[in-house]
This is a predicted structure of a 159-nucleotide RNA (FMN riboswitch aptamer (RFN element)) from Bradyrhizobium centrolobii. The prediction has a mean pLDDT of 77. The model forms 97% of the base pairs in the Rfam consensus.
């Protein structure tokens, strides 16, 4: 220095204005927002240089929460079996666990520079779980004082 163990801490932003309407932060027009790791020609710092360190992508490669899925258990009980009082048990509801097979499930092009860019510069686009709601939600409320990609710290030995 690298790998590994235990514990702790941290770990998401955004509806402002107008229109319609009985009703919209949900529709329409104009706005606003962008988790984590990787990559990197931008930027910053150090260095004489070679180079090093920090930082830099919503839509490039992956990951995460949610839904769904799978497993186990519980509740309920249509039906079936039966020696009539037991066994079994579809659909439905709930809890815990799993975290990949994969599904919901994502979204970018054009021009410029250049040896090299889906990352730089310019322009125009596009995307955003589930449940709730006087009306359809990335922005409101809720699960969530949750979970978590991961980031950091402390301690300990081993390789």
């Nucleotide at each position: 220095c690298g790998a590994u163990g235990u514990u702790c801490u941290c770990a998401g932003g955004g509806c402002g204005g107008g229109g319609u309407g009985a009703a919209a932060g949900u529709c329409c027009c104009c706005a606003c927002c962008g988790g984590c790791g990787g990559u990197a020609a931008g930027g910053g710092c150090c260095g004489a240089a070679a180079g090093g360190c920090c930082u830099a992508a919503g839509c490039c490669c992956g990951c995460g929460a949610g839904c769904g899925c799978c497993u186990u258990c519980c509740c309920c009980a249509a039906g079936g079996a039966u020696u009539u009082u037991u066994c079994u048990g579809a659909a439905g509801g709930g809890a815990a666990g799993g975290g990949u097979c994969a599904g919901c499930a994502g979204a970018u092009u054009c021009g410029g520079u250049g040896c090299a860019a889906c990352u730089c510069c310019g322009a125009a686009g596009c995307c955003g779980a589930c449940g709730g709601u006087c009306a359809a939600a990335g922005u409101c409320c809720g699960g969530a004082u949750g979970a978590a990609a991961g980031a950091g710290a402390a301690c300990g030995g081993u390789c």